């Protein structure tokens, strides 16, 4: 000099649920708490969860007598699993050549 290693993210796909009587996700705001390469230190960044606010959707067919059920969809939907890609905000040290 130069490189490797984290949580994680993001896409794509299976799987299985959840809403389609509208949760959910996604946007602001306001509190608490995480977590962030092997080690220190860490933000206005990220992440969870609480509240609030504003905004907003695809049904479609079959069964049933009715509740409701079943398939096909749909939703910037949970989860979990593959595959790809990115990848310590940042600093100081260490670790491989």
């Nucleotide at each position: 000099c130069a490189g490797a290693g984290u949580a994680g993210a993001a896409a794509u796909u299976u799987g299985u649920g959840c809403g389609u009587g509208a949760a959910g996700u996604g946007u602001u705001c306001u509190g608490c708490g995480g977590a962030c390469g092997g080690g220190g230190a860490g933000u206005u960044g990220c992440c969870g969860c609480a509240g609030a606010a504003a905004c907003g959707a695809a049904a479609g067919a079959g069964g049933g007598a009715a509740a409701c059920c079943u398939c096909u969809g749909c939703g910037g939907u949970g989860c979990a699993g593959a595959u790809u890609u990115c990848g310590c905000a940042u600093c100081c040290c260490g670790c491989u050549g």
Predicted 3D model of a 97-nucleotide RNA (THF (Tetrahydrofolate) riboswitch aptamer) from uncultured Ruminococcus sp.
The sequence is in RNAcentral, with records from MGnify.
Taxonomically the source falls in Ruminococcus (Bacteria, Bacillota, Clostridia, Oscillospiraceae).